[in-house]
Context: one part of a larger RNA
RNA sequence: CACUGCCCGUCAAGCCACGAAAGCGAGGAGUGCUCGAAGUCGCUUUGCUCAACCUUCGGGAGAGCGGUGCCGAAAGCAAGCCUCGUGAUUGGGACUAAGUCGUAACAAGGUAGCCGUAGGGGAACCUGCGGCUGGAUCACCUCCUU
Numbered sequence: 001c002a003c004u005g006c007c008c009g010u011c012a013a014g015c016c017a018c019g020a021a022a023g024c025g026a027g028g029a030g031u032g033c034u035c036g037a038a039g040u041c042g043c044u045u046u047g048c049u050c051a052a053c054c055u056u057c058g059g060g061a062g063a064g065c066g067g068u069g070c071c072g073a074a075a076g077c078a079a080g081c082c083u084c085g086u087g088a089u090u091g092g093g094a095c096u097a098a099g100u101c102g103u104a105a106c107a108a109g110g111u112a113g114c115c116g117u118a119g120g121g122g123a124a125c126c127u128g129c130g131g132c133u134g135g136a137u138c139a140c141c142u143c144c145u146u
Stems, first nucleotide, its partner, number of pairs: 003109001005106001008102002011099001013096002016093001018091003023086006031078004039071001041069004047065004053060002112133009
């Protein structure tokens, strides 16, 4: 390569990442309850043992063992919390020479366009209301330049 131009959206195909999702799997930090090892500490008149101290020689004091209580690791149970992975299906998004349907926008783009809002529609979109000119054309007015 200049209207045989440009260009919009649905639909179809491929590919990529992301979101939602019943659930499934893994991990983490706690909470409540149950059970409760070792060990310190407390109790121990009614158990057992004992050399130092006291003794009126009977024992006493004290100590050890044993028993028991509190705390207590691990374990178990319960309902949740957090993180990661996975997940039928689902939602839009990005991208990809030559797919489908139309033609919305760019010229007054053939109903000027756009913004807000509401309703409607295969899709671009259409319609109503309000707003803007970043609208063409024609006429008039004001101003500026020549």